Background: The prediction has a mean pLDDT of 80. The RNA shown here (transfer RNA) has 74 nucleotides and comes from a Bacilli bacterium. Rfam family: tRNA. Gene Ontology term of the family: triplet codon-amino acid adaptor activity. Rfam classes the family as a transfer RNA. Rfam describes the family as follows. Transfer RNA (tRNA) molecules are approximately 80 nucleotides in length. The organism belongs to Bacilli, within Bacteria.
[in-house]
RNA sequence: GGACAAUUGGUGUAGUGGCCUAACAUGUCUCCCUGUCACGGAGAAGAUCACGGGUUCGAAUCCCGUAUUGUCCG
Numbered sequence: 001g002g003a004c005a006a007u008u009g010g011u012g013u014a015g016u017g018g019c020c021u022a023a024c025a026u027g028u029c030u031c032c033c034u035g036u037c038a039c040g041g042a043g044a045a046g047a048u049c050a051c052g053g054g055u056u057c058g059a060a061u062c063c064c065g066u067a068u069u070g071u072c073c074g
Stems, first nucleotide, its partner, number of pairs: 001073007010026004018057001028044005050066005
């Protein structure tokens, strides 16, 4: 330098055009339970989906560019 893939709550993932006001697990906080912790039960907060543009009536989702990470080629 080239090709491909990935980027979504703190962490790991799902969601492939409208039912998404983005779901699940785990973690965090509050309350209950317990002599206390753990376990268990109830509830809450937390991501405008890496950034910028475009397509569309409508974009986390499609297209282009940029950034970061990874794999491969030279």